[in-house]
RNA sequence: UAUCAAGGGGUGCUUGCUCCGUUUUGAGCAGGCUGAGAUGAUACCCUUCAAAACCUGAUUCGGGUAAUGCCGACGUAGGGAUGAUAAGAU
Numbered sequence: 001u002a003u004c005a006a007g008g009g010g011u012g013c014u015u016g017c018u019c020c021g022u023u024u025u026g027a028g029c030a031g032g033c034u035g036a037g038a039u040g041a042u043a044c045c046c047u048u049c050a051a052a053a054c055c056u057g058a059u060u061c062g063g064g065u066a067a068u069g070c071c072g073a074c075g076u077a078g079g080g081a082u083g084a085u086a087a088g089a090u
Stems, first nucleotide, its partner, number of pairs: 001086005006047004011041001012033008054079003060073004
């Protein structure tokens, strides 16, 4: 690195329509934005490394956007789910 099996993880923001509803709010459907993944697909990603799946910090900080973990910092942070086989490199 690849294959097989097993395991871990995330589901945001926003527009329109309909319904509920005093206003808020909530539910369903169809779109838009970012991304590997945002309609839980048996899809996508990750499985211990300072090589970053994911969670905490976080109602965080800075930038930007119609808006949002959208981007960066935090982060060599703390936690976090593995075995076998084959080939290559050192």
A computed fold for a 90-nucleotide RNA from uncultured Prevotella sp., annotated as TPP riboswitch aptamer (THI element).
Its mean pLDDT, the model's own confidence on a scale to 100, is 75.
NCBI's taxonomy places the organism under Bacteria, Pseudomonadati, Bacteroidales, Prevotellaceae, Prevotella.
Of the family's consensus pairs, 96% are formed in the model.
Rfam family: TPP riboswitch aptamer (THI element). The literature on the family includes a 2010 paper in RNA by Kulshina et al., "Thermodynamic analysis of ligand binding and ligand binding-induced tertiary structure formation by the thiamine pyrophosphate riboswitch".